The prediction has a mean pLDDT of 90. This is a predicted structure of a 350-nucleotide part of an RNA (small-subunit ribosomal RNA, central domain) from a metagenome. Its Rfam family is "Bacterial small subunit ribosomal RNA".
Context: one part of a larger RNA
RNA sequence: CUGGGCGUAAAGCGUACGUAGGCGGUUCUCUAAGUCGGAGGUUAAAGAUCGCGGCUCAACCGCGAGAGUGCCUUCGAUACUGGAGGGCUGGAGGGUGGCAGAGGAAGGCGGAAUUCCCAGUGUAGCGGUGAAAUGCGUAGAUAUUGGGAGGAACACCCGUGGCGAAAGCGGCCUUCUGGGCCAAUCCUGACGCUGAGGUACGAAAGCCAGGGGAGCAAACGGGAUUAGAUACCCCGGUAGUCCUGGCCGUAAACGAUGGAUACUAGGUGUCGGGGGUAUCGACCCCCUCGGUGCCGGAGCUAACGCAGUAAGUAUCCCGCCUGGGGAGUACGGUCGCAAGGCUGAAACUC
Numbered sequence: 001c002u003g004g005g006c007g008u009a010a011a012g013c014g015u016a017c018g019u020a021g022g023c024g025g026u027u028c029u030c031u032a033a034g035u036c037g038g039a040g041g042u043u044a045a046a047g048a049u050c051g052c053g054g055c056u057c058a059a060c061c062g063c064g065a066g067a068g069u070g071c072c073u074u075c076g077a078u079a080c081u082g083g084a085g086g087g088c089u090g091g092a093g094g095g096u097g098g099c100a101g102a103g104g105a106a107g108g109c110g111g112a113a114u115u116c117c118c119a120g121u122g123u124a125g126c127g128g129u130g131a132a133a134u135g136c137g138u139a140g141a142u143a144u145u146g147g148g149a150g151g152a153a154c155a156c157c158c159g160u161g162g163c164g165a166a167a168g169c170g171g172c173c174u175u176c177u178g179g180g181c182c183a184a185u186c187c188u189g190a191c192g193c194u195g196a197g198g199u200a201c202g203a204a205a206g207c208c209a210g211g212g213g214a215g216c217a218a219a220c221g222g223g224a225u226u227a228g229a230u231a232c233c234c235c236g237g238u239a240g241u242c243c244u245g246g247c248c249g250u251a252a253a254c255g256a257u258g259g260a261u262a263c264u265a266g267g268u269g270u271c272g273g274g275g276g277u278a279u280c281g282a283c284c285c286c287c288u289c290g291g292u293g294c295c296g297g298a299g300c301u302a303a304c305g306c307a308g309u310a311a312g313u314a315u316c317c318c319g320c321c322u323g324g325g326g327a328g329u330a331c332g333g334u335c336g337c338a339a340g341g342c343u344g345a346a347a348c349u350c
Stems, first nucleotide, its partner, number of pairs: 003322004007304002012318001014201004021194003025088007033081002035077008049065006091191001092188003096183004103177007110154001115149007125136002162169002206247006215241002220236004258317006266295011299306002323350003332343004
């Protein structure tokens, strides 16, 4: 060392695609590389083990015997793994017919509201707060009516509803486009799973260039509060928030739970599909497949809890952890315009 782990104690990469690699359904034949058995060779001596012996004993030393992982040669075995060939259909994929959906992209359209502008009515207040003040208003505000401009977001429907790999996606219409589910079974015939590197996507904020700017609002100014108030409250307000193109690549990117497959009591809600029963028909009721919730048994768990959407029982592959602080820091490398990201220590200390 052969280890134990990763929901909350340290630990699942933010997500996907996929290279190498690892692993891989069922059946027949061949092969005999792995594997197993026999024989032979080698495995120096010394040492170690056993026996006997020599120094008065022992240590030490001598002689003999046996053992020896492994490697090589050879002869066999063929269950499993591998290799070659043939077959199969349950895994996977394709075809046919349906279905649901805020999945993505582009273009167009709509109404409510806020703000601003113009005009009408109208007069002394409005606004704001715990209370106020700053602020706005007799150059006519607030309120109200009509008209106009512009930007952003889409109330109700809306739902532990739906879709998407995740990030995320919500007014309406059109075009283009991805994925999924169900039914019958037609086709291919293991074409599969995972995935070091790699590549792509990736909220918000931030950056670059050009537009846009209604509302909101870091910074900033002012008013309050207070012992102070670089805050919480109020009045303003610029980046930004929006669009196009290009960067950044992070997050409590969370289910704090990697992916795949199989198996393991039930109950109940809901979404999508199919079948049956029933009916004039829609419902109701029953069965079934896929998704999404709640409760709960065995089992698991340190407990909390998880429990067919497992944190149960197993297999395969990847990632990660190994006391706290120092520190996600320093140094180096690499990426970035920068901000910074990724990789990632040690001294010292408890």

The full RNA is in RNAcentral, with records from SILVA.